[in-house]
The part of an RNA shown here (large-subunit ribosomal RNA, domain II) has 682 nucleotides and comes from an activated sludge metagenome. Its mean pLDDT, the model's own confidence on a scale to 100, is 85. RNAcentral holds the full RNA, with entries from SILVA.
Context: one part of a larger RNA
RNA sequence: GCCUGCGAGUUAAUCUUUGUAGCGAGGUUAAGGGAGAGACACCCGAAGCCGUAGCGAAAGCGAGUCUGAAAAGGGCGACGAGUUGCAAGGAUUAGACACGAAACCGGGUGAGCUACCCAUGGCCAGGGUGAAACGUGUGUAAAAGCACGUGAAGGCCCGAACCUACUAAUGUUACAAAAUUAGGGGAUGAGCUGUGGGUAGAGGUGAUAUGCCAAACGAACUCGGAGAUAGCUUGUUCUCCCCGAAAUAGCUAUAGGGCUAGCGCCAUCUGUUAAACUACGGAGGUAGAGCACUGAAUGAGCUAAGGGGCUUAGAGCUUACUGAACUCAAUCAAACUCCGAAUGCCGUAGUUAUAGAGGAUGGUAGUCGGACUACGGGUGAUGAGAUUCGUGGUCAAAAGGGAAACAGCCCAGACCAUCGGCUAAGGUCCCCAAAUUCAAGCUAAGUGGGAAACGAUGUGGAGUUACUGAAACAACCAGGAGGUUGGCUUAGAAGCAGCCACCCUUCAAAGAGUGCGUAAUAGCUCACUGGUCUAGUGAUUCUGCGCGGAAAACUUAACGGGGCUAAGCUUGAUACCGAAGCCAUGGGAUUCUUCUUAGGAAGGAUCGGUAGGGGAGCGUUCCGCCAGCGGAGAAGGCAUACCGUGAGGAGUGCUGGAGUGGGCGGAAGUGAGAAUGCAGGC
Numbered sequence: 001g002c003c004u005g006c007g008a009g010u011u012a013a014u015c016u017u018u019g020u021a022g023c024g025a026g027g028u029u030a031a032g033g034g035a036g037a038g039a040c041a042c043c044c045g046a047a048g049c050c051g052u053a054g055c056g057a058a059a060g061c062g063a064g065u066c067u068g069a070a071a072a073g074g075g076c077g078a079c080g081a082g083u084u085g086c087a088a089g090g091a092u093u094a095g096a097c098a099c100g101a102a103a104c105c106g107g108g109u110g111a112g113c114u115a116c117c118c119a120u121g122g123c124c125a126g127g128g129u130g131a132a133a134c135g136u137g138u139g140u141a142a143a144a145g146c147a148c149g150u151g152a153a154g155g156c157c158c159g160a161a162c163c164u165a166c167u168a169a170u171g172u173u174a175c176a177a178a179a180u181u182a183g184g185g186g187a188u189g190a191g192c193u194g195u196g197g198g199u200a201g202a203g204g205u206g207a208u209a210u211g212c213c214a215a216a217c218g219a220a221c222u223c224g225g226a227g228a229u230a231g232c233u234u235g236u237u238c239u240c241c242c243c244g245a246a247a248u249a250g251c252u253a254u255a256g257g258g259c260u261a262g263c264g265c266c267a268u269c270u271g272u273u274a275a276a277c278u279a280c281g282g283a284g285g286u287a288g289a290g291c292a293c294u295g296a297a298u299g300a301g302c303u304a305a306g307g308g309g310c311u312u313a314g315a316g317c318u319u320a321c322u323g324a325a326c327u328c329a330a331u332c333a334a335a336c337u338c339c340g341a342a343u344g345c346c347g348u349a350g351u352u353a354u355a356g357a358g359g360a361u362g363g364u365a366g367u368c369g370g371a372c373u374a375c376g377g378g379u380g381a382u383g384a385g386a387u388u389c390g391u392g393g394u395c396a397a398a399a400g401g402g403a404a405a406c407a408g409c410c411c412a413g414a415c416c417a418u419c420g421g422c423u424a425a426g427g428u429c430c431c432c433a434a435a436u437u438c439a440a441g442c443u444a445a446g447u448g449g450g451a452a453a454c455g456a457u458g459u460g461g462a463g464u465u466a467c468u469g470a471a472a473c474a475a476c477c478a479g480g481a482g483g484u485u486g487g488c489u490u491a492g493a494a495g496c497a498g499c500c501a502c503c504c505u506u507c508a509a510a511g512a513g514u515g516c517g518u519a520a521u522a523g524c525u526c527a528c529u530g531g532u533c534u535a536g537u538g539a540u541u542c543u544g545c546g547c548g549g550a551a552a553a554c555u556u557a558a559c560g561g562g563g564c565u566a567a568g569c570u571u572g573a574u575a576c577c578g579a580a581g582c583c584a585u586g587g588g589a590u591u592c593u594u595c596u597u598a599g600g601a602a603g604g605a606u607c608g609g610u611a612g613g614g615g616a617g618c619g620u621u622c623c624g625c626c627a628g629c630g631g632a633g634a635a636g637g638c639a640u641a642c643c644g645u646g647a648g649g650a651g652u653g654c655u656g657g658a659g660u661g662g663g664c665g666g667a668a669g670u671g672a673g674a675a676u677g678c679a680g681g682c
Base pairs, nucleotide, nucleotide: 001682002681003680004679005678006677011094012093013092014091015090016089017088018087019086020085021084022083023082026050027049028048032044033043034042054061055060064076065075066074067073097235098234100232104225105224106223107222108221109220115199116198117197118196119195120194121193122192123191124189126158127157128156129154133150134149135148136147137146138145162186163185164184166183167182168181169180170179201217203213204212205211210219238617239616240615241614242613243612248261249260250259251258252257262367263366264364265363266362267361268360269359270358273357275352276351277350278349279348280347281346282345288339289337290336294333295332296331298329299328300327301326305322306321307319308318309317310316370395371394372393373392374391375390376389377388378387379386400411401410402409415587416586417585418584420583421582422581426577427576428575429562430561431560435574437573438572439571440570441569442568448564454548455547458545459544460543461542462541463540464539465538466537467536475532476531477530478529479528481505482504483503486500487499488498511526515524516523588607589606590605591604592603593602594601595600618671620668621667622666623665624664625663626662628660629659636655637654638653639652640651642649643648
């Protein structure tokens, strides 16, 4: 891992609701007993319980009573239905659907591992160093000192056994649940070690590492309390039919849990009250807009006042300053409003309606982590597949078609069948069903098929304006002068470093000079003018489609691919394709209405579905009653094209070799694929 078997809402008591049965102003027995026996059944037993009367704290009164001074008012009552079984739903108490802790407590068992201690034993090759002390010599006044020797000390040195565990590698389903190999450390000591003994879990021991206390110790193990508790995780077994949620509010030592409400389902009652639309009538201060208020804020004008200056006894005068208020122009606001929608909301009436609408009562759930999307806001960076509200949608709980693929986008809501038809979104060259369709334009960038500020004689459209047959624009030929090298400055400054001025003359025209250039001149050129040539040439605004801006990491890789100059874009038109949508044909179920010969028939509507509610069934084991089958072959097994919407049920053949099915009822150890499920087999 697979197969087979086992494996999870049970039982009891009490309360409550529904259904059903008995009796009914009553209903019912409990313990116990009688008789009997295979067990029920049967009979007795009214003690008790519920109901039949309530009100009051009570005395008490009583269809009333309490309050009260009250015959007032008010509160609670009265004007009859219960009760006892059975079955089902729910609750409570019990282990209470099953499995699962870490832990807590009690009684014991452990120091044959290990920690420390006690008693008694054992062990430490070999080599080195050479303290104290002493002796001799020397030395001295005597010493001290010095030298040599003897000597043997030491948590001394080197290094086996022994002990250890610092490094590395190997090993890592190992040789081994801690080893091996090569090195390392201690090795007369706080040394190592044998045997016997001691200390025990709220504890011991500990040169403290929270270490060790029998291979897992922040509190051992074992048995018991015990099925501890688990707001947590996982699992929870047959079928079909109808309906169908929530992820919100309030409270919560509450936030991944609860309770109540909201939303679901079922039953009974009500009967359009719901909803939509139309008409009419209302309230309102949002969007927008505005500046009349409150504030913000720009420019201009004017002015009080202030500052500076002049002047003065005082007054006064003045200004490149600041500037309230006021005036004009142009603005801004969630906490501004002279104004002010659309929607939405409330009300009245009408119309349309099986809408599984609305409402009431009772029973009973699930839900309290939501997600994205569009619009309206807040927070944030007008960031986020961000977060938090509001309104709608989808997903959740929704399959189908489209978007290449793609819960939340677009279309559309799957009862079943069909080798029928029409459409939606989206498409119609091929992959790939359907137009290589029609008409008019645009694009040349493979733009289409990713992106901004910004940049550009790309190109189409619509304007405005200037020049132009009195010849423009471009090109070519020619001129582009004189006073003058203007003045100043400067070493120089002559059109062309800089400052000032920018005149006059000749002319077809020519700046006291547009740029290059020189040390300064020179030189080239431009403005401006004439000629040649000939018909349009510049500037600018708005707009369509394009261009650049454009660099990333596995592989082209920014059309889904091929490929496309339309098979791209814009506008218009006609066909067609395209879904589980709609229609058609046949069938099933639910429900409503009508009819009914009461069997049913006809017509309408409906039938996606998680949590969850309700309904109807299938099958297994056992029991009772009834009638059966079986060695002429039961159950079980194998095969099979039959029946049923399904769970399932037959028939036949083979196998098998002794039991077993059907009908009507009853009772449950009643259905397996999952629980890192349990046991066995392989």